Transfer RNA from a marine sediment metagenome, 74 nucleotides, folded computationally. Its Rfam family is "tRNA". The family's RNA type in Rfam is transfer RNA.
[in-house]
RNA sequence: GCCGGUAUAGCUCAAGCGGAAAGAGCGACUCCCUUCUAAGGAGUAGGUUGCAGGUUCGAGUCCUGCUACCGGCA
Numbered sequence: 001g002c003c004g005g006u007a008u009a010g011c012u013c014a015a016g017c018g019g020a021a022a023g024a025g026c027g028a029c030u031c032c033c034u035u036c037u038a039a040g041g042a043g044u045a046g047g048u049u050g051c052a053g054g055u056u057c058g059a060g061u062c063c064u065g066c067u068a069c070c071g072g073c074a
Stems, first nucleotide, its partner, number of pairs: 001073007010026004019057001028044005050066005
């Protein structure tokens, strides 16, 4: 330098061919239970979907450029 993959909540991951308020587990917080802790039960909060543009009535999803990481070729 070229090619491919990944980037979504604090962490690990979902999200059929573009259309519902972007979800789950763990973690955090509150409450219940318990003499206390753990376990258990109920609930709450937490996201500019890596960045910048484009297409579209509508983008996590399609297109372009860039960034970071991983792999391959030279």